[in-house]
Predicted 3D model of a 100-nucleotide RNA (SAM riboswitch aptamer (S box leader)) from a Flavobacteriaceae bacterium.
The model forms 97% of the base pairs in the Rfam consensus.
NCBI's taxonomy places the organism under Bacteria, Bacteroidota, Flavobacteriia, Flavobacteriales, Flavobacteriaceae.
It matches the Rfam family "SAM riboswitch aptamer (S box leader)". Its family is annotated with regulation of gene expression in the Gene Ontology.
The coordinates come from a structure-prediction model, not an experiment, and the mean pLDDT is 83.

RNA sequence: UUGUUAUUAAGAAAGGCAGAGGGAUUAGACCCAUUGAAGCCUUAGCAACCCUUUAUUUAUAAAGAAGGUGCUAAAUUCUACCCAUUAGGAAAGAUAACUC
Numbered sequence: 001u002u003g004u005u006a007u008u009a010a011g012a013a014a015g016g017c018a019g020a021g022g023g024a025u026u027a028g029a030c031c032c033a034u035u036g037a038a039g040c041c042u043u044a045g046c047a048a049c050c051c052u053u054u055a056u057u058u059a060u061a062a063a064g065a066a067g068g069u070g071c072u073a074a075a076u077u078c079u080a081c082c083c084a085u086u087a088g089g090a091a092a093g094a095u096a097a098c099u100c
Stems, first nucleotide, its partner, number of pairs: 003098006013043005021032003026080004044072003049068002051064006076092001081089002
C1' cells in the first nucleotide's frame, strides 16, 4: 500500500508521567475534559478474529484462554447518500484473517 471475506446497538478501568484539548476526515448537532483531554507507561479486565482441545455431517458446534492482534464514555455519539418509514440499505471508517 491493493483487494477479498467476516464483524461493527453486547462486553470490559485503575494508577503513574504529562498539561489542553478530545469524540477518524468535512459540515451541523450533541457530548466528554483543569474534579485533568490527547499521548506514553504499568497493572488489571473484556471479547474470542487467528489460536488450543473435543465431537461430528468436514465446516459447523461446544468448551478453553497459553500465545499474536484488538478493545475497555455515549450505536462507529447522531445526522449527511438511496428509500422516505423513529425501519431498511449503501458509502466511508474501524478491527481481524488472508492477499497484491